[in-house]
Predicted 3D model of a 288-nucleotide RNA (Bacterial RNase P class A) from Robertkochia solimangrovi. Its Rfam family is "Bacterial RNase P class A". It is annotated as a ribozyme. The organism belongs to Robertkochia, within Bacteria. The model forms 98% of the base pairs in the Rfam consensus. The coordinates come from a structure-prediction model, not an experiment, and the mean pLDDT is 77.

Parts: sequence; structure tokens; C1' cells
RNA sequence: CCGGCAGGCUACCUUAUCGUCUCUUCGGAGAAGGAAAGUCCGGACACCACAGCGCAGCAUAGCGGCUAACGGCCGUCCGUCGAAAGGCGAGGACAAGUGCAACAGAAAGUAUGUACAGGUAAUGCUGUAGUGAAACCAGGUAAACUCUAUGCGGUGAAACGCCAUGUAUACCAGCGCAGAGGAUUGCGCGUCUGAUGCUGGAGGGUAGGCGGAUUGAUCUUUACAGUAAUGUUCAGACUAGAUAAAUGAUAAGGCUCGACAGAAUCCGGCUUAUGGCCUGCCUUUUUU
Repeated sequence: CCGGCAGGCUACCUUAUCGUCUCUUCGGAGAAGGAAAGUCCGGACACCACAGCGCAGCAUAGCGGCUAACGGCCGUCCGUCGAAAGGCGAGGACAAGUGCAACAGAAAGUAUGUACAGGUAAUGCUGUAGUGAAACCAGGUAAACUCUAUGCGGUGAAACGCCAUGUAUACCAGCGCAGAGGAUUGCGCGUCUGAUGCUGGAGGGUAGGCGGAUUGAUCUUUACAGUAAUGUUCAGACUAGAUAAAUGAUAAGGCUCGACAGAAUCCGGCUUAUGGCCUGCCUUUUUU
């Protein structure tokens, strides 16, 4: 050098004009992402009985730590792959039961008990040989059932709260107040609701607005503690908030000519897609 491993940064730029959304002190200011994605995991928040009892079910699994929480992250041991840097792990239990297992072997087990020797009233009763990882048992296997420990109630911003508008508590059929039906967890219990009820039919109306909703486990930064994840702390900042749904278009200039891709309640992760740049580390073979 080639090749490999790990980590980090970045995401065309500048100016002008026109336009869209939000805020405004009416001058102006701000306006997508590192993944906004998949909706996989964890939480905040809201409602259902502040969430009850039992069963079923699901998830996790060395040890220690971090965190609001986690199936995430950090450290470490063991196993495994690699020459190495490093990667990966579905890493509790087969001293409870059940199941499964190629070849060899008489037999892998409720035994149709091999060969030789010994022994008994009798019996694989005893020893040795032979096969095998394992032979009257404490061998293997739990990405086999199962058991153990820990955790998990459901729904999901179309949650939920409020204001406004309109209407048919009528009509037809069935069921029901001797409790139908509904809500609550998949099932059972329990609890709550329930007659202006429930289901179906045909029909009458409304289909607007506000909050939730962007000040938050937030961002940048100082010091300290810790191997690290992370925590405490100083100072500063406010950085999209739409609702048929804005974030664009045109012109000029520059370069290395620009990939994947578009917020919808919010946050922490994981995974997937993707252009460019940088740093550190490794050295089996080959060449110098």
C1' cells in the first nucleotide's frame, strides 16, 4: 500500500423576488429528519372501578451497574467465530415428571438379559469381557413439553375535557323491567350501569370551534464524581405546530453537481434505508 475492524462528523451553499403556515410589541421573527420511516420494545399522558380475585396467556433469563422505564445501554465472566483488531450468544434448571436420539451393541431401559466364570432353594444374584459419550443410572437434549425466578390489567390523541348547532322521548318488528342488554381483561368471579331500555328496519337531523398540542426525563455549555453507561452542578437559549393539512417556486452565482427521504400527542431506545468525509486500531499470506 492492499485488505479488515471499531467509532465519530455531516446531510449542497449564498443572494434577490414572489408565495404558504404560526407567532407578533406590526418593525419583524421562526418553519421537517438523522432516520420525521417500520410501529418492534419501554414510558409520559388520558379514560375505563387509582385497576380487585382466580385461571389462561405473553415477555425476559450468567454476574454487577445505569435509567422515569425497557426486551435498551455500560462493565465484566464464560462459550463461540476470527491470524488479529474485534464480532456474536436463543448464557436459569434434565439432583421432579414426560418425550426424543444416528452409528455401534444382546440390551439405551415396564428387558424376549449376550459370552465366560462364580454363587443360590430360586432369580441378572455377583464379577469380568465386549459396543458406546453414556450400560440397573446423578449420561445428552429445555430455539422439546415442562419447572423455577422476575415482570406484564385493557384501550390509544379517532384517548379525553369543554362550547356551539340541529333533531323524532315519534313509526314498524323482536326482546326485556320475574333484570334483557351494556361497561369492565381472553375466560370465570366480582363490581358498576340499566326501563325516556336493547337489537334490527325505514326515516329525521348535525357534520363547526376551543383545549389536549409543543417549556420538555428539552437543547447548548462549565465544573465535579464514575473504567463506562450515567449522575450532580454553573451559565445561557426557546428551536415547526399544520388539521385536507404550510415549509415551496423562480432568477443569478459557486462547487466535489447533492443519496435515503416529509413532522401529525410527546419522549427514550431498537431495527431498517442512505450520499460524503474523518479518526483510531489489526497484520495471516504476498510485495517493498